[in-house]
RNA sequence: UGCUUAUCCAGAAAGACCGAGGGAAUGGGCCCUGUGACGUCUUAGCAUCCUGUCCGUAGGGGGCGUUGUGCUAAAUCCCAGUCUGGCCGUUGCGUCAGAUAAAGAUAAGUA
Numbered sequence: 001u002g003c004u005u006a007u008c009c010a011g012a013a014a015g016a017c018c019g020a021g022g023g024a025a026u027g028g029g030c031c032c033u034g035u036g037a038c039g040u041c042u043u044a045g046c047a048u049c050c051u052g053u054c055c056g057u058a059g060g061g062g063g064c065g066u067u068g069u070g071c072u073a074a075a076u077c078c079c080a081g082u083c084u085g086g087c088c089g090u091u092g093c094g095u096c097a098g099a100u101a102a103a104g105a106u107a108a109g110u111a
Base pairs, nucleotide, nucleotide: 001111002110003109004108005107006106007105008104013043014042015041016040017039021032022031023030026080027079028078029077044072045071046070047069049068052064053063054062055061076103081100082099083098084097085096086095087094088092
């Protein structure tokens, strides 16, 4: 880096430094941000995917939170492709709801 599988409406801070943008890509929204965002470092915390460990089962499962790892604004912040249903009387790339796909993120395995 690619592929496969699973999950993504939950959860989780503070200090220092930096100094203007940031929220994945494109477009449209809507937010965060000199009351210092984003990013880096330190500590803390959250998660339970891996590891470890305890309990239970025919199987399924539950707990701890050691290890690895990730994360700590807003649903992956919302929408966009396809399908289904409702509404309108404007029939439309309309609007509302759901499903699904794509893309993305994380983990494990694998090449």
This is a predicted structure of a 111-nucleotide RNA (SAM riboswitch aptamer (S box leader)) from a Cyclobacteriaceae bacterium. Its mean pLDDT, the model's own confidence on a scale to 100, is 84. It was read from a public genome assembly, where an Rfam model found it.